[in-house]
RNA sequence: AACUUAUCCGGAGUGACUGAGGGAACAGGCCCUGUGAAGUCCGACAACCUGCCGAUGAGGUAAGGUGCCAAAUCCUGCGGUGUAGCCGAAAGAUGAGUG
Numbered sequence: 001a002a003c004u005u006a007u008c009c010g011g012a013g014u015g016a017c018u019g020a021g022g023g024a025a026c027a028g029g030c031c032c033u034g035u036g037a038a039g040u041c042c043g044a045c046a047a048c049c050u051g052c053c054g055a056u057g058a059g060g061u062a063a064g065g066u067g068c069c070a071a072a073u074c075c076u077g078c079g080g081u082g083u084a085g086c087c088g089a090a091a092g093a094u095g096a097g098u099g
Base pairs, nucleotide, nucleotide: 002098003097004096005095006094007093008092013042015041016040017039021032022031023030026077027076028075029074043069045067048065049064050063051061052060053059073091078088079087080086081085
């Protein structure tokens, strides 16, 4: 690389540096952005794994490993339906495991 599995409508900055883009890819929309995008640092959030407390449970904690910090994974794309919408799939993201 690939495979299995769980989750994806909750949460998170009046910080520092920097300075023009960004929202995964393609297409179509719709948005965010000099009242500062992306990035780095700090900080926060969360609780998947480990640790710790607890009774090997429920639950808690937040030290370690990840993750994450506009909008449902921003929406649509494929299928079903009672066509408003809803359900599912695919693709994707993240964790854990296999390899």
SAM riboswitch aptamer (S box leader), 99 nucleotides, folded computationally. Its mean pLDDT, the model's own confidence on a scale to 100, is 85. Its Rfam family is "SAM riboswitch aptamer (S box leader)". Its family is annotated with regulation of gene expression in the Gene Ontology.